[in-house]
RNA sequence: UUCUUAUCGUGAGAGAUGGAGGGAAAGGCCCGUUGAUAUCUCAGCAACCAGCCCGAUCAGGGUCAGGUGCUAAUUCCUGCAGGCAAUGCUGCUUGUAAAGAUAAGGA
Numbered sequence: 001u002u003c004u005u006a007u008c009g010u011g012a013g014a015g016a017u018g019g020a021g022g023g024a025a026a027g028g029c030c031c032g033u034u035g036a037u038a039u040c041u042c043a044g045c046a047a048c049c050a051g052c053c054c055g056a057u058c059a060g061g062g063u064c065a066g067g068u069g070c071u072a073a074u075u076c077c078u079g080c081a082g083g084c085a086a087u088g089c090u091g092c093u094u095g096u097a098a099a100g101a102u103a104a105g106g107a
Stems, first nucleotide, its partner, number of pairs: 001107008013042005021031003026078003043071003048067002051063004075099001079096007
């Protein structure tokens, strides 16, 4: 880098450095000199994998926190098809595609 599978409406912030853009992409809408994004330290959240226990070796459940991950906004919102409401802008809802993120495995 790429492929496969699973999940993505829960949860969890302080300090230091630094100084202008940032939230993947386009549009929207937000965040940001009352210092964002980022990096580091500490703290925290969760439980994908690993470990341990129960179970029958499975399925499944529990526990732990070793390897990851995460700590503004549903993946911040969006496409397509159906349904409901509205005069309409639009709102709600069901399914699903694409893209993305994370984990595990493979090339």